[in-house]
RNA sequence: GCGCGCUUAGCUCAGCGGUAGAGCAUCGCAUUCACAUUGCGAGGGCCGCAGGUUCAAAUCCUGCAGCGCGCA
Repeated sequence: GCGCGCUUAGCUCAGCGGUAGAGCAUCGCAUUCACAUUGCGAGGGCCGCAGGUUCAAAUCCUGCAGCGCGCA
């Protein structure tokens, strides 16, 4: 330099163009003498950045950035 993949909650990951979810973690309540476990609930995001397409974009297109793999 070229090609491919990834970027979404604190972490690991889902997510058909129609107002973003799970598990774990955190906090609260219940349960226990207490802890753990278990159950219920809450907080936490405008989806890497900038443009484009569209009535509508995390999702499609382009560029850039970061990370990983391969080729040279």
A computed fold for a 72-nucleotide RNA from Candidatus Yanofskybacteria bacterium RIFCSPLOWO2_01_FULL_49_17, annotated as transfer RNA. The sequence was found in a public genome assembly. It matches the Rfam family "tRNA". Its family is annotated with triplet codon-amino acid adaptor activity in the Gene Ontology. Rfam classes the family as a transfer RNA. Model confidence (mean pLDDT): 83 of 100. The source organism's lineage runs through Bacteria, Bacteria candidate phyla and Candidatus Yanofskyibacteriota.